[in-house]
RNA sequence: GGGCCCUUAGCUUAGUUGGUAGAGCGCCUCAUUUGCAAUGAGGAGGUCAGGAGUUCGAAUCUCCUAGGGUCCA
Numbered sequence: 001g002g003g004c005c006c007u008u009a010g011c012u013u014a015g016u017u018g019g020u021a022g023a024g025c026g027c028c029u030c031a032u033u034u035g036c037a038a039u040g041a042g043g044a045g046g047u048c049a050g051g052a053g054u055u056c057g058a059a060u061c062u063c064c065u066a067g068g069g070u071c072c073a
Stems, first nucleotide, its partner, number of pairs: 001072007010025004019056001027043005049065005
């Protein structure tokens, strides 16, 4: 330098048929307990890596950029 793959909540990740952004763990509150843990109920938390384009509508399609992985040179 070139090819391919990945980037979504604090962490691990689902969602690619373009149509309301979800789950587990963690965090907060309440119940239960002498207290803690466990359990149950509820809640907060996301500019979907950044920018631009296409579209009525983009996490999803196209282009550029950044970071990471891998292969080739």